[in-house]
């Protein structure tokens, strides 16, 4: 240089190849406990890497472009 995988919440991962985004854990209140932990029960917390196409509608489809692992040169 050429190729393929992936990139979602703070971490680790679902989301049937188009109807609009969830779980664990961790974080915060609060219940329980002398007080902790475990355990219950509430919460917060994403423009789905980043820019544009398509589309009535896009985490999902096309381009670019950063990135991360790997394959041949």
């Nucleotide at each position: 240089g050429u190729c393929c995988u992936c990139c979602a919440a703070g971490c680790u991962c679902a989301u049937g190849u188009g109807g609009a985004a969830g779980a664990g854990c961790g974080c915060u209140c609060g219940g329980u406990u002398g007080a902790a932990g475990c355990c219950c029960g509430a919460g917060a917390g994403g423009u789905u890497g980043c820019c544009g196409g398509u589309u009535c509608g896009a985490a999902c489809c096309c381009g670019g472009c950063g990135g991360u692992g790997g394959a041949c040169a």